[in-house]
Molecule: SAM riboswitch aptamer (S box leader)
Organism: soil metagenome
RNA sequence: CUCAUCAUGAGCGGUGGAGGGACUUGGCCCGACGAAACCGCGGCAACCCCCAAAGCGUUGGGAAGGUGCCAAUUCCAGCAGAGUUAAUCUCUGGCAGAUGAG
Repeated sequence: CUCAUCAUGAGCGGUGGAGGGACUUGGCCCGACGAAACCGCGGCAACCCCCAAAGCGUUGGGAAGGUGCCAAUUCCAGCAGAGUUAAUCUCUGGCAGAUGAG
């Protein structure tokens, strides 16, 4: 840089000791009943991968291995558009980001 996905799902223990939810602004949350980080074990999922069928990239199954992930939709909004209201709210697209494959 390109492509695909991002409403599902899945936590305990130890060390640690005050922050964390990517960035920035606003909001809202989590945290001394112990944050981040690291380690161990466990789990989720099925991108790569494996098997079968079908035959043009589909369907079904699997989980040994490579990643990833395990509060809240990617926590929500920000930019543009549509609908709607008394306030507001809903939806679509975009931006940014995350993960995988190349």